Source information: This is a predicted structure of a 475-nucleotide part of an RNA (small-subunit ribosomal RNA, 3' major domain) from an uncultured bacterium. Model confidence (mean pLDDT): 84 of 100. The full RNA is in RNAcentral, with records from Greengenes.

[in-house]
Context: one part of a larger RNA
RNA sequence: UGACGGGUCCCCGCACAAGCGGCGGAGCAUGCGGCUUAAUUCGAUGCAACCCGAAGAACCUUACCUGGGUUUGACAUUAUGGGAAAAGCCGUAGAGAUACGGUGUCCGCAAGGGCCCAUAACAGGUGGUGCAUGGCUGUCGUCAGCUCGUGUCGUGAGAUGUUGGGUUAAGUCCCGCAACGAGCGCAACCCUUGUCCUAUGUUGCCAGCGGAUUAUGCCGGGGACUCAUAGGAGACUGCCGGGGAUAACUCGGAGGAAGGUGGGGACGAGGUCAAGUCAUCAUGCCCCUUAUGCCCAGGGCUGCACGCAUGCUACAAUAGUCGGUACAACGGGCUGCGAUCCCGCGAGGGUGAGCGAAUCCCUAAAAGCCGACCUCAGUUCAGAUUGGAGUCUGCAACUCGACUCCAUGAAGCCGGAGUCGCUAGUAAUCGCGGAUCAGCUAAGCCGCGGUGAAUGCGUUCUCGGGGAUUGUACA
Numbered sequence: 001u002g003a004c005g006g007g008u009c010c011c012c013g014c015a016c017a018a019g020c021g022g023c024g025g026a027g028c029a030u031g032c033g034g035c036u037u038a039a040u041u042c043g044a045u046g047c048a049a050c051c052c053g054a055a056g057a058a059c060c061u062u063a064c065c066u067g068g069g070u071u072u073g074a075c076a077u078u079a080u081g082g083g084a085a086a087a088g089c090c091g092u093a094g095a096g097a098u099a100c101g102g103u104g105u106c107c108g109c110a111a112g113g114g115c116c117c118a119u120a121a122c123a124g125g126u127g128g129u130g131c132a133u134g135g136c137u138g139u140c141g142u143c144a145g146c147u148c149g150u151g152u153c154g155u156g157a158g159a160u161g162u163u164g165g166g167u168u169a170a171g172u173c174c175c176g177c178a179a180c181g182a183g184c185g186c187a188a189c190c191c192u193u194g195u196c197c198u199a200u201g202u203u204g205c206c207a208g209c210g211g212a213u214u215a216u217g218c219c220g221g222g223g224a225c226u227c228a229u230a231g232g233a234g235a236c237u238g239c240c241g242g243g244g245a246u247a248a249c250u251c252g253g254a255g256g257a258a259g260g261u262g263g264g265g266a267c268g269a270g271g272u273c274a275a276g277u278c279a280u281c282a283u284g285c286c287c288c289u290u291a292u293g294c295c296c297a298g299g300g301c302u303g304c305a306c307g308c309a310u311g312c313u314a315c316a317a318u319a320g321u322c323g324g325u326a327c328a329a330c331g332g333g334c335u336g337c338g339a340u341c342c343c344g345c346g347a348g349g350g351u352g353a354g355c356g357a358a359u360c361c362c363u364a365a366a367a368g369c370c371g372a373c374c375u376c377a378g379u380u381c382a383g384a385u386u387g388g389a390g391u392c393u394g395c396a397a398c399u400c401g402a403c404u405c406c407a408u409g410a411a412g413c414c415g416g417a418g419u420c421g422c423u424a425g426u427a428a429u430c431g432c433g434g435a436u437c438a439g440c441u442a443a444g445c446c447g448c449g450g451u452g453a454a455u456g457c458g459u460u461c462u463c464g465g466g467g468a469u470u471g472u473a474c475a
Stems, first nucleotide, its partner, number of pairs: 001475002003472003007469007015459002019422005026313008034304002042053002064299007073122001077121007088103006106113002124288002127286003133282002135277003138273001140271001145184006151160003164175003190265004195233007205222002209220003236259001239253005315415001320373001323369001332361002336355002341350003381412001386407007428451007
């Protein structure tokens, strides 16, 4: 100087407390361990691995296994020699890769390019090492810290500044001070949302005027309003009062759409964990080179006595079921989204208007209304499982897809010890959209809006963190 303490003091955080809803029990989905297996490819492992890489494993993907093939190679550059033609299509054999035969015959006048064969320099490796590395990332932590120059002090390691008194979300600011300044961080500048103004009105809007219709901005028209797109205004403790050292600041108030960082996001200092990644990519070294490379078929990654994690659906009456009825936002669409009408109980099929989209696709669901069942029952709760019949995607749904209909109706009556999330348009609850994608095991992820709470005395305790100080046989 640090690190540590079941030392002290100060401060903060959904850290506890106060509340609301869960998880832990059930069934199912998904991931992991284990076991099994020819293979169940690999990585990730306290927080910070376990719906994680994977925003799509039937083939492909695919890295694994079995079997069949191949050796200048699926791919790149070059050299030498030789050749006649390439790809595609058809046929035969084969599981296919491939082999053979037929057809075919590229650009350029030519040289040549492109192609094939042989040779060999080389290619190739998702083989190893993340403890050789770059890059990227997680984490403490959006915590308020981490440092430097000069000066001063100390023999020196170092100290001072950065400590102290206040204050702040903040090393934020004020005051003091052997320090005076400065840098990286904090904040602000960026995006979004909340109010208003101006400009512009189509595909958006319809107050007033006129017209048409069973009805509808449907038409003429209009720019008021909503909205959209730009540009601006607005919030700064600016104003008033109390407190305070007259300071920083803090408490209350006014005005205001908004008040003290208005809400949300992007943004992550110096460092820590030899943290993670050699399987995104790049890369040193090592290893393989008729194989640890490459091609193909089938299988596996989906196996199942079991354990864990994250979710979904429930156990019901604030509910389930039937009927009719209302109100969103984000976003996507041409090998696409698909209205309407017809067929089908339905998944869906046929037809195909409109839309490269503020125009079309385009009806949200909870809610609210009416009714029946019915009073607590394993039920008109719950929907697993299984049988049968189908639909769709796709070369192909046996291993191993989703969905529909009929039948079947399991466990489950609110969950032990323990444990998680959340402070407001939040939790809870309800639906909608998108990426990936032929289809989909999505109940995941990322977004969007609808309805919309309770509680916070407080900082003794638990966990994590910041500062000061003290002890130490630790570095």